A computed fold for a 75-nucleotide RNA from Sulfurovum sp., annotated as c-di-GMP-I riboswitch aptamer. NCBI's taxonomy places the organism under Bacteria, Pseudomonadati, Campylobacterota, Campylobacterales, Sulfurovum. The coordinates come from a structure-prediction model, not an experiment, and the mean pLDDT is 86.
RNA sequence: ACGGAGAAAAGCCAAAUCUGUCGCGAGGCAGAGACGGAAAGCCACGGAUCUUACAAAGACAGCCGGGUUGCCUAA
Numbered sequence: 001a002c003g004g005a006g007a008a009a010a011g012c013c014a015a016a017u018c019u020g021u022c023g024c025g026a027g028g029c030a031g032a033g034a035c036g037g038a039a040a041g042c043c044a045c046g047g048a049u050c051u052u053a054c055a056a057a058g059a060c061a062g063c064c065g066g067g068u069u070g071c072c073u074a075a
Stems, first nucleotide, its partner, number of pairs: 005073002012037002017032006035062001041068003045065003049059004
């Protein structure tokens, strides 16, 4: 250095809920908030779940798997 791992430190993200807003909707965005998270960063590729105007399209990465990128460094 890299990989595994996760004590410490610096930080990071942010559930539910409320307010506003967009959407037919699932939900998204912003503010407050903090249940939690070592990738709870990103990607809709596979599965699951959900929505619909049920032709077919969409949501969801904090459901599981996969891909990819990153901070710190004890045992």